Model confidence (mean pLDDT): 83 of 100. Small-subunit ribosomal RNA from Candidatus Zinderia insecticola, 1446 nucleotides, folded computationally. Taxonomically the source falls in Candidatus Zinderia (Bacteria, Pseudomonadati, Burkholderiales, Oxalobacteraceae). Rfam family: Bacterial small subunit ribosomal RNA. Its family is annotated with structural constituent of ribosome and ribosome in the Gene Ontology. The RNAcentral record of the sequence draws on ENA and SILVA.

[in-house]
């Protein structure tokens, strides 16, 4: 961007175009080809006239209409279709063997006669159509005769001969008034020439298939005849065997060509509606007849299908003409008016026809124009949507005032399209002529379907006239609500799982607009078949390799030549159309006229640079000679040592072999081992190498025959002899096939024995094919440099092979040619990489590719003895497959390193008995969260009420247990009494406060009512969120800016070399720097100074003193590898060492980088959103969170002598106390009670326990362990029953050191003792803190975990809890096969043969003309017969192609 479109939703008017794209399906009706009386006879009606007479009838003439016949022209145009056809076809250009009615033109004529026939009458058949028979007629119908010798046409003896015609109208004269002349048109006959129009013919140009490779028999040519308007196998006889094809023949498929039309810059690629040119076709085959033309759309004849009418004997039809109607379909219109115009057709004319055409009608089907009002107009109305509750927005939009009136309504008025024939008139021309007729002018009148249409005025009146899609990117255009992976959207991505700009719908927006929007189609864009213009090393693509055919290219130098190329000039390239200037419709679309182009094709002339061709030469390419040379080049014979195994003996004895470890096996019948000798096959060790050599494949002891090819050097000779190469051939690993041989070693399959969940396997013991060798097949491999051959150019180094030169001498250099290598520059490359051995530059040929699966798969064809190979498709199904490369993840990859990570050790848990948390189960509730490390003594630093969120019952609420604003009222508040569980409810007294102000009165606190905004949720979203909080991790990492690298993602820094607790620090470096982290700064401990000095020290009876000491708490020093030594790179640093209280981050703590885990938290709080609003708010009793088969963390206590009790006795820190803390004294066996010195604290409460010391128990379920229970108590507290703590007495359970497994902990630590403190009326085995006694190990980094940092490999990115392959099982979809079966085209051979055509010595019959004395005969003409061609049709196959089939 487009359409002959359709479909939803809308719709106001014009104009101009366009309208059955599917069933070439079938068709009711009506129309669509007729006309001429100036060709012709005959009828009938009207009229006028004359004539007769029976007066109203006949007859006869004119005119004029009408419907049949005969004749003429015309129906072969114009209309309509697109089945067929791939070339009897279109385009484009040429050509010669033709034909041509009507029209123009040349010449000539048009004399003179016959017999018929239709209508028509009459009979006769027939249901009808319609047909026979007899009568009798006219012509421009028909047939003879005469003309015809100059034209043209056939024949010829070249002398000649054959061979035509038709009349009609008007007019004058003349006349015997039937007719004759004479003009004038128009007609006929022969005839010339042109025009138009048709018919042959030839070149080039025109879809797809090779899964169609051979095709052809009248076939190709020739003679000959024959036929036609014409060339020609068109036809027929004879002779030759030719004739077309890889430049695609034949066959199959599919299609009507072009002008042109959509798109593209353009080259193209797609399409053939309308409008024009050509073909083809007319219910389907077939056929001819007439005719200037047809094998005929609306004629003739068969056959065949269907439809119709029949009286069943027989008849008719043919809308792919306009309309219309059925069917088909996603779809396409009126059974309309006129011949007014343009045009055909007939005719002299008027005229007549004409469904061609013009024109109306229907359809928004397209294409273009107009229209739906315009100006003012803010309090930004009202109403809607939304809001952050102030607004904001539809929006000057409306209303409102002024103002137009396109259009639409009424009315009125009104056009061009129409000028010719046609009359009259003039003038010319033929004419004897003023008739006539023709041509010009002139005047006159007439004709309009559309249509009272286009226009044009006037009248009222904003009056009649907007919608469609979208609104996440892409692509202009957002928000609210509802819905909750539903319901639905989607062109591609992809949207929706509770805050959807994406779904519906609203509101606002964009787009576009009488539409718009979605469906389909073609082009573009797509360089995504690339000619323009694309590739093939890894992304799809290099054939396995050489040879060589056809083809395509092709070295240097003349000359000629002019096919190719170049340019010029003619011709032609239809009109339309595009184009580019104008003009006409109010503009446009539309028309209309002039220009240019139509880039083609054919002729022709002209250049000769270049290809081409011929000629004649050349030597650089290519090839031969001559000498050297190197090599696992290839076949054949032959030989050789080593080795394995086997065979024989000998010696010798229990093994051997075999593996991770084993077992199978071999061996006392003597193995393995070893000596000697044989056999046999097979491979050829070392040299041996990115060494050589062949075209690949491949090719390896050693001699010897044969032979290929290659490199050099230097002459010499051919003289382009080249290079590639479709098809073709020829080789072509290993495996695997035949035949027939050999077989030692390996060694598929099979056997056995291990491994394993299983091991149809990887290891092991054995073993058959093969593996060798001859011959024949198989042709395939990561047949790979994944890189075709061949030519030239285009920096280098380096090593290594085989020459040769130079120069040297046995080192070693330089030059250079032909290999094979590693590296690198310019280039190239999507990057990796390539890089004179191309993947550069460039040339020449050849092969292949064109998204992934289906698939190298079916089917088909070659080939193969089979295996199988080669060519090679579709359906169907995804949106991606895939290259290379980057930063991360991961790895039972690799490297370095660290951690209580394992090791070494100590001490636990797991087993038991409680305490506690949690799963579970339970229940009216057992409130809710936390759920691997990183939940489970967690939130809770305290569930008896309260907490309390849960349950159960009672109650409050229009405002509420709380909070704010208004208004009214009262101070507040307190005490009794009733009923009830309580809340609450009723009654009933007291009580008049503070502040200003003289009072009235105002205010602040409180409480009560009233009325609405509101309050309140421990209701749900931690996946909407803030804050906070774990965790990896106190790991050492994570990043920035600028520089440089890289097409980019990135990278570099930050990697290396070393050293650190450390990205700490040096040093080196494309790179320099910086920040966030680490360190340091803080805060405590450990040592000393100094200063202070009470409640504490000292000292002491106490006061008074005093600062030496302990000790407090403020301030300072102190520690940095600071020194010394060694090691290291003359560094960082590291090890040792002195001094020191401390020594190398001195021990401890707070501090926690970018980030991760959608980690935990809406029940701390805050907070969007959605929910409840006599309840999910609030109040009150009771109850529950304390349940109890079980499971699991975490923890007390123990199981005992390193002990337990008993008694005596020493040493601490940190801390808390006024609604506390409590001494002392006294009671109670204790818990505890009475009492209350003392303290708001360095004062006073306030006493440590393990430890030490004697001394009892003596290994035992105990004087160990203390659960449980029971009984009287305390103490807190309104209240200890569910459900507290502790005492005393009495009972005295499990436990005798804990399976797998498992946690902590590296020095004042671990282990053990105790003491404090928060929370709290009571209530710690838990939690935070204090302290006291005080150990044990650490060889080291294999291994377990986890973690850095650097490497690699990755199909992984949710990141390995990653991705991911196959059977299986069921269901559906597509496709192959499949006994078959059905149909389609195409063909063969046979049988039969309509109707025409042609033939023919069939018959029959026959006006005109000839002939004959005549009724004769003849020619001509029908019909009929025969024969030949020959549709449909039968029959038998044969192909092809499609539908089915268990």
């Nucleotide at each position: 961007a487009u359409u002959g479109a359709a479909c939803g939703c809308u719709a106001g008017c014009g104009g101009u175009a366009u309208g059955c794209u599917u069933u070439a399906c079938a068709c009711a009706u009506g129309c669509a080809a007729g006309u001429c009386g100036a060709a012709c006879g005959a009828u009938a009606u009207a009229u006028u006239a004359a004539a007769g007479c029976u007066u109203g009838c006949u007859u006869u003439a004119a005119u004029a209409u009408a419907a049949a016949g005969u004749g003429g022209c015309a129906a072969a145009c114009g209309g309509g279709u697109g089945a067929g056809u791939a070339a009897u076809a279109u385009a484009u250009c040429a050509g010669a063997a033709c034909a041509u009615g009507c029209c123009u033109u040349c010449a000539a004529g048009u004399g003179g006669g016959g017999g018929a026939u239709a209508a028509c009458u009459a009979a006769u058949u027939g249901a009808a159509a319609a047909a026979u028979u007899a009568g009798a007629u006219a012509a421009u119908a028909c047939c003879g005769c005469a003309u015809a010798u100059u034209a043209a046409a056939u024949c010829u003896u070249a002398g000649g001969a054959u061979g035509a015609a038709a009349a009609u109208a008007g007019g004058a004269a003349u006349a015997u008034a039937u007719a004759u002349u004479c003009u004038u048109a128009u007609g006929c006959u022969u005839u010339u020439a042109g025009a138009u129009u048709g018919g042959c013919u030839g070149a080039u140009a025109u879809c797809u298939g090779a899964u169609u490779a051979g095709u052809u028999a009248g076939u190709u040519g020739g003679u000959a005849a024959g036929g036609u308007a014409a060339a020609a196998g068109c036809u027929u006889a004879c002779c030759a065997a030719g004739a077309c094809u890889a430049u695609g023949a034949u066959c199959a498929g599919u299609a009507g060509c072009u002008g042109a039309u959509u798109u593209u810059a353009g080259c193209g690629a797609a399409u053939g509606a309308u409008c024009a040119g050509c073909c083809a076709c007319a219910c389907u085959g077939g056929a001819a007849c007439u005719g200037a033309g047809a094998c005929a759309c609306g004629g003739u004849c068969c056959a065949g299908a269907c439809u119709u009418c029949u009286a069943c004997g027989g008849a008719a039809g043919g809308c792919a003409g306009c309309a219309g109607u059925g069917g088909g379909g996603a779809a396409u219109a009126u059974u309309g008016g006129a011949c007014a115009a343009u045009g055909g057709g007939a005719g002299a004319a008027a005229u007549c026809c004409u469904g061609a055409u013009c024109c109306a009608g229907c359809a928004a089907u397209a294409c273009c124009g107009c229209g739906u009002g315009a100006g003012u107009g803010a309090u930004g109305a009202a109403g809607g949507c939304u809001u952050u509750a102030g607004g904001g927005u539809c929006g000057u939009a409306a209303a409102a005032c002024u103002c137009u009136u396109u259009u639409g309504u009424u009315a009125a008025g009104a056009a061009a399209g129409a000028a010719a024939u046609a009359a009259u008139u003039u003038u010319a021309a033929a004419u004897a002529a003023u008739a006539u007729u023709u041509a010009a002018a002139a005047u006159u009148g007439a004709u309009g379907a559309c249509g009272g249409u286009a226009c044009u005025u006037a009248a009222a009146g904003a009056a009649u006239a907007a919608g469609c899609a979208c609104c996440g990117g892409c692509u202009a255009a957002c928000u609210a609500c509802g819905u909750g992976c539903c319901a639905g959207c989607a062109g591609c991505c992809g949207c929706g799982g509770u805050a959807a700009u994406a779904c519906g719908u609203a509101g606002g927006g964009u787009g576009c607009a009488a539409g718009c929007g979605u469906u389909a189609a073609u082009c573009g864009g797509a360089a995504u078949u690339a000619u323009u213009g694309g590739g093939c090393g890894u992304a799809a693509a290099g054939a396995g390799u050489g040879c060589g055919u056809a083809g395509g290219c092709g070295g240097u130098u003349a000359u000629a030549u002019a096919a190719g190329a170049u340019a010029g000039a003619u011709g032609u390239g239809a009109a339309a159309u595009a184009c580019u200037u104008a003009a006409g419709c109010u503009u446009a679309a539309c028309u209309u006229a002039a220009g240019a182009a139509c880039u083609g094709c054919a002729u022709u002339u002209a250049u000769u640079a270049c290809u081409g061709u011929a000629u004649a030469a050349c030597u650089a390419g290519a090839g031969u000679u001559u000498a050297u040379u190197a090599g696992a080049g290839a076949g054949g014979a032959g030989u050789g040592g080593a080795a394995u195994u086997u065979u024989a003996u000998g010696u010798g004895u229990a093994g051997c072999a075999g593996u991770g470890a084993a077992a199978u096996g071999c061996g006392c019948a003597g193995a393995u081992a070893u000596a000697u000798a044989a056999a046999g096959g097979a491979a050829u060790a070392u040299c041996a190498a990115u060494g050589g050599c062949g075209a690949a494949g491949g090719c390896a002891g050693c001699u010897c025959c044969u032979u290929g090819g290659g490199a050099u050097a230097a002459u010499a000779c051919u003289g382009a002899c080249g290079c590639u190469g479709a098809g073709g051939c020829a080789c072509g690993a290993a495996a695997g096939c035949g035949u027939g041989g050999g077989g030692a070693g390996c060694a598929a399959a099979c056997a056995g024995g291990a491994u394993u969940a299983g091991a149809u396997a990887c290891c092991c013991u054995g073993g058959u094919a093969g593996u060798c060798c001859a011959c024949g097949c198989c042709c395939u491999a990561a047949a790979c440099u994944a890189u075709g051959u061949c030519u030239a150019c285009u920096a280098g180094u380096u090593a290594u092979u085989a020459g040769a030169u130079u120069a040297a001498a046995u080192a070693a250099a330089a030059u250079u040619u032909a290999g094979u290598a590693a590296c690198g520059u310019a280039g190239c490359a999507a990057a990796c990489g390539c890089a004179u051995u191309a993947a550069g530059u460039a040339g020449a040929c050849c092969g292949c590719c064109u998204g992934g699966g289906g698939a190298g798969u079916a089917c088909g064809a070659u080939c193969g003895c089979a295996a199988g190979a080669u060519u090679a498709a579709a359906a169907c199904u995804c949106a991606a497959a895939g290259g290379a490369a980057u930063g991360g993840a991961c790895g039972g990859g690799g490297a370095c390193c660290c951690g209580c990570a394992c090791a070494a050790g100590c001490g636990c848990u797991g087993g038991a008995u409680g305490a506690u948390g949690u799963g579970g189960a339970u229940u009216a509730a057992u409130u809710c969260g936390a759920u691997g490390c990183a939940a489970c003594a967690c939130g809770a630093a305290a569930a008896a009420c309260c907490u309390u969120a849960c349950c159960u019952a009672c109650u409050c609420u229009c405002u509420g247990a709380c909070a704010u604003g208004u208004u009214u009222g009262g101070a507040a508040u307190u005490u009794u009494a009733a009923a009830g569980a309580a809340a609450u409810u009723u009654a009933a007294a007291a009580g008049u406060g503070c502040u200003u102000g003289a009072a009235a009165a105002a205010g602040a606190a409180c409480c009560a009512a009233a009325a609405c905004a509101c309050a309140g949720g421990u209701g749900c979203u931690g996946c909407a969120u803030g804050g906070c909080u774990g965790u990896c991790g106190u790991c050492a990492g994570c990043u920035c800016g600028u520089g440089u690298c890289g097409u980019g993602a990135g990278a570099u820094g930050u990697u290396g070399g070393g050293u650190u607790a450390a990205g700490u620090c040096c040093c080196g470096c494309a790179a320099c720097g910086a920040g966030c982290g680490c360190a340091a700064c803080c805060c405590u401990u450990g040592u000393u100074a100094u200063u202070a000095u009470u409640u504490g020290c000292u000292a002491a009876a106490a006061a008074a003193a005093g600062a030496a000491c302990u000790u407090u708490a403020a301030u300072a020093a102190g520690a940095c590898u600071g020194c010394c030594a060694a090691u290291g790179a003359c560094a960082a640093a590291u090890u040792g060492g002195a001094g020191g209280a401390a020594g190398g981050u001195g021990g401890g703590g707070a501090u926690g980088a970018c980030g991760u885990c959608a980690a935990g938290u809406c029940c701390u709080c805050a907070u969007g959103g959605c929910c409840c609003u006599u309840a999910u708010g609030a109040g009150u009793a009771g109850g529950g969170c304390u349940u109890c088969a079980c499971a699991c963390g975490u923890c007390a206590u123990a199981c005992a002598a390193u002990g337990a009790u008993a008694u005596a006795u020493a040493c601490a820190a940190u801390g808390g106390g006024u609604a506390g803390c409590a001494a002392a004294u006294u009671u109670g066996c204790a818990a505890a009670a009475a009492u209350g010195a003392g303290c708001c604290a360095a004062u006073c409460c306030u006493u440590a326990a393990a430890a030490u010391a004697u001394a009892u128990c003596u290994u035992a379920g105990u004087u160990c362990g203390g659960a449980u229970u029971g009984u009287a108590g305390u103490c807190u507290g309104c209240a200890a029953c569910u459900c507290g703590a502790c005492u005393a007495c009495a009972u005295g359970a499990a436990g005798u050191u804990g399976g797998a497994a498992u946690c902590g902990c590296u020095a004042g630590u671990a282990a053990u003792c105790g003491c404090g403190g928060a929370u709290c009326a009571g209530c710690a085995u838990g939690c935070c803190g204090c302290g006291g006694u005080g150990a044990a190990u650490a060889c080291g980094u294999u291994c377990u975990c986890g973690g850095g940092u650097c490497u690699u490999g990755u199909a992984c990115a949710c990141a390995c809890c990653g991705c991911c392959c196959g059977u299986c099982a069921c269901a559906c979809c597509a496709u192959g096969g499949a006994a078959g079966u059905g149909a389609u085209u195409u063909u063969u051979g046979c049988c039969a043969g309509a109707a025409a055509u042609u033939a023919u010595u069939u018959g029959u019959u026959u006006a005109a003309c000839c002939u004959u004395u005549a009724u004769u005969g003849g020619a001509u003409a029908a019909c009929u017969a025969u024969a030949a061609u020959u549709a449909a049709g039968g029959u038998a196959g044969a192909a092809u192609u499609c539908a089915u089939g268990a």